Overview
The part of an RNA shown here (large-subunit ribosomal RNA, domain IV) has 366 nucleotides and comes from a Candidatus Dojkabacteria bacterium. Lineage of the source: Bacteria > Bacteria candidate phyla > Candidatus Dojkabacteria. It matches the Rfam family "Bacterial large subunit ribosomal RNA".
[in-house]
Context: one part of a larger RNA
RNA sequence: UUCCUAGUUAAGGAACUCGGCAAAAUGACCCCGUAACUUCGGGAGAAGGGGGUCCUGAUACUGUUUUUUUACUUCGGUAAGAGAAUAAGUAAUUCAGGACGCAGAGAAUAGGUCCAGGCGACUGUUUAUCAAAAACACAGGUGCGUGCAAACUCGAAAGAGGAUGUAUACGUGCUGAAGCCUGCCCGAUGCCAGAAGGUUAAGGAAGGAGGUGAUUUCCGAUUUAUCGGCAUGAGCUUCUGACUCAAGCCCUGGUCAAUGGCGGCUGUAACUCUGACGGUCCUAAGGUAGCGUAAUCUCUUGUCGCUUAAUUGGCGACCUGCUUGAACGGCUUAACGACCUGGAUAGUGUCUCGACUAGGAGUCCG
Numbered sequence: 001u002u003c004c005u006a007g008u009u010a011a012g013g014a015a016c017u018c019g020g021c022a023a024a025a026u027g028a029c030c031c032c033g034u035a036a037c038u039u040c041g042g043g044a045g046a047a048g049g050g051g052g053u054c055c056u057g058a059u060a061c062u063g064u065u066u067u068u069u070u071a072c073u074u075c076g077g078u079a080a081g082a083g084a085a086u087a088a089g090u091a092a093u094u095c096a097g098g099a100c101g102c103a104g105a106g107a108a109u110a111g112g113u114c115c116a117g118g119c120g121a122c123u124g125u126u127u128a129u130c131a132a133a134a135a136c137a138c139a140g141g142u143g144c145g146u147g148c149a150a151a152c153u154c155g156a157a158a159g160a161g162g163a164u165g166u167a168u169a170c171g172u173g174c175u176g177a178a179g180c181c182u183g184c185c186c187g188a189u190g191c192c193a194g195a196a197g198g199u200u201a202a203g204g205a206a207g208g209a210g211g212u213g214a215u216u217u218c219c220g221a222u223u224u225a226u227c228g229g230c231a232u233g234a235g236c237u238u239c240u241g242a243c244u245c246a247a248g249c250c251c252u253g254g255u256c257a258a259u260g261g262c263g264g265c266u267g268u269a270a271c272u273c274u275g276a277c278g279g280u281c282c283u284a285a286g287g288u289a290g291c292g293u294a295a296u297c298u299c300u301u302g303u304c305g306c307u308u309a310a311u312u313g314g315c316g317a318c319c320u321g322c323u324u325g326a327a328c329g330g331c332u333u334a335a336c337g338a339c340c341u342g343g344a345u346a347g348u349g350u351c352u353c354g355a356c357u358a359g360g361a362g363u364c365c366g
Stems, first nucleotide, its partner, number of pairs: 001362009011352002015350001029051004037042001039177001053099006060090003063086010100104001112345007119337002124136002140175007152161003178332004183262003188259002190255005197250003203244002207240006216231001218229004263281005290324001291321001302318006
């Protein structure tokens, strides 16, 4: 001289900072007291106050002795109650008085609190080794499949699981406590059902065509047993083929807590504005209840109010929703959260702005 680990700090008290990060503060026990809200359980240790050591006295209970009353009695006693005396014990309570110290839970261990909002109901689970969360799970809701040799899963199969279960069961998808609810669309895609008609594969197949060609008639030749020729043409084979023929598709319906979707232009009210009302085009249907500048809003620091001396923040409203919206659930919600956001209080070396102390590490000088 730089840093680390601890400790203290005048006045101020978050002015620090992305942000109170870190630190400080609170702290166990007893007494009093305790709001909104609420699913009546909670919230709650809400909040906010007070107490504590030691000595003396009084106070409680238990025990022993004794007096007495009542009930029962096997007349020995037993049980219950009341009074008096007494020492010992018990873990303490309360009250009063007194004592000491700066300080009495005398050290150590041991919630800071409140208000408002977002998300997720909750306890739980998770990226072993940068993420603990609003993600996953969850009870509850709902759709679909499955009648038992179940569906489904593993396995060439046997077999096993499902299950020594049986639809209040099992498998699977979505949603995610509770409360209030969950609108319209089946045109498209998917799934389910239907079977009249259309289409339709392999296969089958009457027939047709080509190739080959036994056989046979006729003609000719001749070595009399064959040869050649015109026809005939079984069989085999190649191609073709009316007709027949399943599912599927077309078709007819159903189904959205299936995949998904949920309009445009224009006129109109006695200032203006707006448009309850009307017209028109298109659609399967044109977004309902709610919520809304939002974990969703580009414009945007939207506008108004509250909060501040001052606020791109926060909260409450408004609605012009670029691109909200109902189990990819919508909106509320007590309780809960090492979640996220804003505010307040307490207390603080986070800071104004540094300083000092103890221990340690390094560097430099001697």